[in-house]
RNA sequence: AUCGAGAGAGGCUGAGGGAACCGGCCCGUCGAAGCCUCGGCAACCUGCUCCUCGGGGCAAGGUGCCAACCCCGGCCGGGCUUCGGCCCGGGAGGAU
Numbered sequence: 001a002u003c004g005a006g007a008g009a010g011g012c013u014g015a016g017g018g019a020a021c022c023g024g025c026c027c028g029u030c031g032a033a034g035c036c037u038c039g040g041c042a043a044c045c046u047g048c049u050c051c052u053c054g055g056g057g058c059a060a061g062g063u064g065c066c067a068a069c070c071c072c073g074g075c076c077g078g079g080c081u082u083c084g085g086c087c088c089g090g091g092a093g094g095a096u
Stems, first nucleotide, its partner, number of pairs: 001096003008038005016027003021074004039066003044062002046059005070093001075090006
């Protein structure tokens, strides 16, 4: 700085998984997590290049990622309310 975009098949294996705690809601023996192979997405680092030096373009070597908005809420503020909640903004935490 960004996080409402994007991108999955096969093999091994066998019961969990969605970061952690709580609550919810989902995914999962029509095969979770993990490992391997191949593929893909993106463009943070990197390389090349253009430039009015702010930045733009190209590539894809190193990372990352490939269910759901970071799956949603938790804390604060505002609005609405049939008082059950709902909506908006911000934060905390997290990921890159």
Predicted 3D model of a 96-nucleotide RNA (SAM riboswitch aptamer (S box leader)) from a soil metagenome. Its mean pLDDT, the model's own confidence on a scale to 100, is 86. The RNAcentral record of the sequence draws on MGnify. Its Rfam family is "SAM riboswitch aptamer (S box leader)". From the family's description: The SAM riboswitch is found upstream of a number of genes which code for proteins involved in methionine or cysteine biosynthesis in Gram-positive bacteria.